[in-house]
Context: one part of a larger RNA
RNA sequence: AACGAACGCUGGCGGCGCGCCUAACACAUGCAAGUCGAACGGGGCGCCAUCCUUCGGGGUGGCGGCCAGUGGCGGACGGGUGCGUAACGCGUGGGAACCUGCCCCGUGCUCUGGGACAACCGCGGGAAACUGCGGCUAAUACCGGAUGAUGCCCUCGCGAGGGGGCCAAAGUUCCAUCGCAAGAUGGGGCGGCGUGGGAGGGGCCCGCGUCCGAUUAGCUGGUUGGUGGGGUAACGGCCCACCAAGGCAUUGAUCGGUAGCUGGUCUGAGAGGACGAUCAGCCACACUGGGACUGAGACACGGCCCAGACUCCUACGGGAGGCAGCAGUGGGGAAUCUUGGACAAUGGGCGAAAGCCUGAUCCAGCGACGCCGCGUGGGUGAUGAAGGCCUUCGGGUUGUAAAGCCCUUUCGACGGGGACGAUGAUGACGGUACCCGGCGAAGAAGCACCGGCUAACUCCGUGCCAGCAGCCGCGGUAAGACGGAGGGUGCUAGCGUUGUUC
Numbered sequence: 001a002a003c004g005a006a007c008g009c010u011g012g013c014g015g016c017g018c019g020c021c022u023a024a025c026a027c028a029u030g031c032a033a034g035u036c037g038a039a040c041g042g043g044g045c046g047c048c049a050u051c052c053u054u055c056g057g058g059g060u061g062g063c064g065g066c067c068a069g070u071g072g073c074g075g076a077c078g079g080g081u082g083c084g085u086a087a088c089g090c091g092u093g094g095g096a097a098c099c100u101g102c103c104c105c106g107u108g109c110u111c112u113g114g115g116a117c118a119a120c121c122g123c124g125g126g127a128a129a130c131u132g133c134g135g136c137u138a139a140u141a142c143c144g145g146a147u148g149a150u151g152c153c154c155u156c157g158c159g160a161g162g163g164g165g166c167c168a169a170a171g172u173u174c175c176a177u178c179g180c181a182a183g184a185u186g187g188g189g190c191g192g193c194g195u196g197g198g199a200g201g202g203g204c205c206c207g208c209g210u211c212c213g214a215u216u217a218g219c220u221g222g223u224u225g226g227u228g229g230g231g232u233a234a235c236g237g238c239c240c241a242c243c244a245a246g247g248c249a250u251u252g253a254u255c256g257g258u259a260g261c262u263g264g265u266c267u268g269a270g271a272g273g274a275c276g277a278u279c280a281g282c283c284a285c286a287c288u289g290g291g292a293c294u295g296a297g298a299c300a301c302g303g304c305c306c307a308g309a310c311u312c313c314u315a316c317g318g319g320a321g322g323c324a325g326c327a328g329u330g331g332g333g334a335a336u337c338u339u340g341g342a343c344a345a346u347g348g349g350c351g352a353a354a355g356c357c358u359g360a361u362c363c364a365g366c367g368a369c370g371c372c373g374c375g376u377g378g379g380u381g382a383u384g385a386a387g388g389c390c391u392u393c394g395g396g397u398u399g400u401a402a403a404g405c406c407c408u409u410u411c412g413a414c415g416g417g418g419a420c421g422a423u424g425a426u427g428a429c430g431g432u433a434c435c436c437g438g439c440g441a442a443g444a445a446g447c448a449c450c451g452g453c454u455a456a457c458u459c460c461g462u463g464c465c466a467g468c469a470g471c472c473g474c475g476g477u478a479a480g481a482c483g484g485a486g487g488g489u490g491c492u493a494g495c496g497u498u499g500u501u502c
């Protein structure tokens, strides 16, 4: 000098930040990822029209909102944590054998058929979670056929190119015209399929750099390389068969310990040292361990399966759960916040849109935790009041300090107005900031120290006691070092102490 601090005493206001460093301990409750009816078929509700009516209602059509279901996109982002990891994990600079939904640019296509499964209906099983059988049905769900190249594979060719083979698709909505209607045609919008390129994103490989221990000296069998294959989006001993016997290491292999890495942060004249909270990039993880499925992307925090520990429900047969999301609880700890408001802004997902969702975010709340700013008044006032303390008893000091007198009104409290943030509409913050008015010195000072280092001294008490102490050291009857008082010094809404780093 610094701090994500804590503890003690004290505490007026504001702005901006920051706030579980410990148990990656366990978690009650609520919320944190949905959305699309302009992909599709239903169920049930309401309204309107029309027809029938035994006036109870029923049929058909339309519209609206609700509910699950099929289907699509999103749930791989955003948010959290630092367990693991000494590693191509990260940083930096390169590389070739790759992938890429949505988005942008270009190009071609969008033909023709089919069978199902949910929902629903019926019948069952189960305490529940859920689930079985039968029947019906739509689609941008699923499948067949067709077409298809500049794309892929094989082949010929020096090449341009030639030959052979292979792979596609889905519709919907608005307007116009025709039609009784179903629908058809044309145009526009949004989509679908193939392919080339781009942008952004990602996977992989390599050089160099990246803590401590030699009281760890040898380590290694898919081990090191080759051939052929499998696998992958892709290279590769990634995996496999066979062959060879290699590979690494005192320039520290292997083993053990510790640790997420970086931009940076703190310190320092620098070199360096220490650290890696908040913010940003990358990585890893999501109760513990393992696994794959779906998908452009995961081996997937709020998905699935298996095993385990734990908790909960149970009719004992069987089930449910995972806050290292936001708040919050218990526990641990010296120690770390509200079970708040809003989608107004920014951004994200879905949607043609209206819009819906968003504990991302923006705000508010709590905490002197930090930094910064402001205030607790200003002027005048000596017979130098009173009181306190000291005294050589003359006086000195507290001290212009107070009182008194004259002023001011920042902050505050009260009343009124009232934003920017939002180019037109929309403001959680917020009747906030800010402005105006009048009120009244009014509501606002403490903490540590005073032997030397080190700035600040006397009296009383105590008597090697009680105690102090960072080091040296103080205290055994006049203690500037203990305790109190008066006075002083230093900082100030803080001041000290402890811890840690330089």
Base pairs, nucleotide, nucleotide: 001501002500003499005498006497007496008495009494012374013373014372015371016370017369018367019366020332025330026329027328029327030326031325034073035072036071039070040069042067043066045064046063047062048061049060050059051058052057080285081284082283089210090209091208092207093206094205095204098202099201100200103198104197105196106195107194108193109192110191111145112144113143114142120135121134122133123132124131125130151166152165153164154163155162156161171190172189173188174187175186176185177184178183211257212256213255218248219247220246223245224244225243226242227241228240229239230238260282261281262280263279264275265274266273267272287308288307289306290305291304310321311320312319313318338364340363341362342361346360347358348357349356350355377407378406379405380404387398388397389396390395411443412439414437415436416435417434421429446491447490448489449488450487451472452471453470457486458485459484460483461482467474468473
Small-subunit ribosomal RNA, 5' domain from an uncultured bacterium, 502 nucleotides, folded computationally. Model confidence (mean pLDDT): 88 of 100.